[in-house]
RNA sequence: GCGGUAGUAGCUCAGUUGGUAGAGCAUCGGCUUCCCAAGCCGAGGGUCACGAGUUCGAGUCUCGCCUACCGCU
Numbered sequence: 001g002c003g004g005u006a007g008u009a010g011c012u013c014a015g016u017u018g019g020u021a022g023a024g025c026a027u028c029g030g031c032u033u034c035c036c037a038a039g040c041c042g043a044g045g046g047u048c049a050c051g052a053g054u055u056c057g058a059g060u061c062u063c064g065c066c067u068a069c070c071g072c073u
Stems, first nucleotide, its partner, number of pairs: 001072007010025004019056001027043005050064004
């Protein structure tokens, strides 16, 4: 230099044909218990790496760019 994969909540990851952004764990509050753990209910938390384009509408399509990993030269 070229190619591939990945980037979404604090962490690990889903997200189907473009149509309201989600789960588990963690955090906070409550219930339960003599207490703890476990269990149950609820809440908060998002510039979908970043920038632009297409579209009525983009996490998803297109282009650019950054980072990590893998391969080729």